[in-house]
RNA sequence: AGAGGGAAACGUGCAGCUGCGCGACCCCCGCAGGGGGAGUGAGGAAAGUCCGGACAUCAAAGGGCAGGAUGCCGGGUAACACCCGGGCGCCGUGAGGCGAUGGAAAGUGCAACAGAAAAUAUACCGCCUGCUUGCAGGUAAGGGUGAAAUGGCGAGGUAAGAGCUCACCGCGCAGACCGUAAGGGAUGCGGCAGUGUAAACCCCAUCCGAUGCAAGGCCAAGUAGUCAGCCGCUAAGGGCUGCCCGCCCGUGGCUGAGGGUAGGCCGCAAAGACGCGUAUGGAGACAUCCGCGCAAGAUAGAUAGCUGCUUAAACAGAAUCCGGCUUAUGGUUCCCUCUGUCA
Numbered sequence: 001a002g003a004g005g006g007a008a009a010c011g012u013g014c015a016g017c018u019g020c021g022c023g024a025c026c027c028c029c030g031c032a033g034g035g036g037g038a039g040u041g042a043g044g045a046a047a048g049u050c051c052g053g054a055c056a057u058c059a060a061a062g063g064g065c066a067g068g069a070u071g072c073c074g075g076g077u078a079a080c081a082c083c084c085g086g087g088c089g090c091c092g093u094g095a096g097g098c099g100a101u102g103g104a105a106a107g108u109g110c111a112a113c114a115g116a117a118a119a120u121a122u123a124c125c126g127c128c129u130g131c132u133u134g135c136a137g138g139u140a141a142g143g144g145u146g147a148a149a150u151g152g153c154g155a156g157g158u159a160a161g162a163g164c165u166c167a168c169c170g171c172g173c174a175g176a177c178c179g180u181a182a183g184g185g186a187u188g189c190g191g192c193a194g195u196g197u198a199a200a201c202c203c204c205a206u207c208c209g210a211u212g213c214a215a216g217g218c219c220a221a222g223u224a225g226u227c228a229g230c231c232g233c234u235a236a237g238g239g240c241u242g243c244c245c246g247c248c249c250g251u252g253g254c255u256g257a258g259g260g261u262a263g264g265c266c267g268c269a270a271a272g273a274c275g276c277g278u279a280u281g282g283a284g285a286c287a288u289c290c291g292c293g294c295a296a297g298a299u300a301g302a303u304a305g306c307u308g309c310u311u312a313a314a315c316a317g318a319a320u321c322c323g324g325c326u327u328a329u330g331g332u333u334c335c336c337u338c339u340g341u342c343a
Stems, first nucleotide, its partner, number of pairs: 001339008010330001013309006020041003025036004043315001047326002050324005055212004067208005072086005087101001088099004102203002107201002109197003124143002126139006151169002154166003170192001171190004177184002216266004226257008237249004272294001274293004279288003
C1' cells in the first nucleotide's frame, strides 16, 4: 500500500422567530370554570410483532392424554429460541465465520429423473474362460447414470478379478488415562458391517393453562329503554266473561331503583429485573456494596415550520411497560490477519 476479519461508541450542532402536547407553580372565581406559566417533549433501531417476561381478567386440587416449543455440554438471567465459556463438525492460507448440533441398531415412510441396480441385492458396456460368433459361466479392476453406487491407495495374487492377502490411511468395537460434562484418547482387536433422510412421521428428554391494555377497574348523562310507588286521565276501549264486581293491559305527571350506552377517570407516565461511575467476586456472561443521576405521555393521537451559520448527515416517528432477536441505515475509532514493496 492492497485485500480482508472482529469489536466499540456516536448517530449534525448553534442562534432567532412562529406554533403544538404535557405541565410544577401563581392569579381570578361561591361552584363550574377562566388566565398566566418555569420547565419538559421520540430512536438506535421508536420498525418487524418473531421470541421471553411483568401486569390484568378468566380458568385451575393433583396427575394423565392431546397439542405446541426447545434439542451437544456447563454456566448466566425474572425468563427466553437470548447471552457467556467449552466440545464436535464444516468453511477459510489466516484473523475468524457458520451449524435445530439428541436418537437412523424401536418401528414406519421416502429416495424424483437418469441408471443394470437406490437398500434389496444386482450386471448395461467392458474384462476373462469355454464352446464357438452369440450363447453359457466367472468377475466387479475400468467405463457409463445419479445428489448419493457397497471403503481409499499401493503391492502381492489371478484366466480375468476381488479385503482374496498384506502395508499405510479411513471405519467399527473395547479402552488405560484426562475432563464437572459434552467430549478427548495412549493402546489393543476386527477385513469392513443396517447408504442417506428425523425444520418426514416417530422415539427420548426438558418446558408450556387461555386471552391480551380494544387486558381490566371505577364514575356515569339523555324527552333512550326497564321496573316499583303515589297521584291522575279515559271511565271510552281490549282480555278473563254473555252481564255486574274484581283483576290485568293502556295513558299523563311526580318520585325512586338497579343495569347498560354516549362520555369521563384510572390502568399510564418520575423510580425501576433503570442508567452511569467506583470497589469486590468471577475466565466471562453476570452478581453484590456504595455514590450520583433520571419528569415525552398523546387518544385520532403533540414532539413542528421558517431563516441564518455549520455539517458527510443516512435509516427512520412512541401508544401498557421491560429483556432479547431480526431487519433498515451513516460516517468514525480501535484491535487483528494475509499478500506485496521499502528500510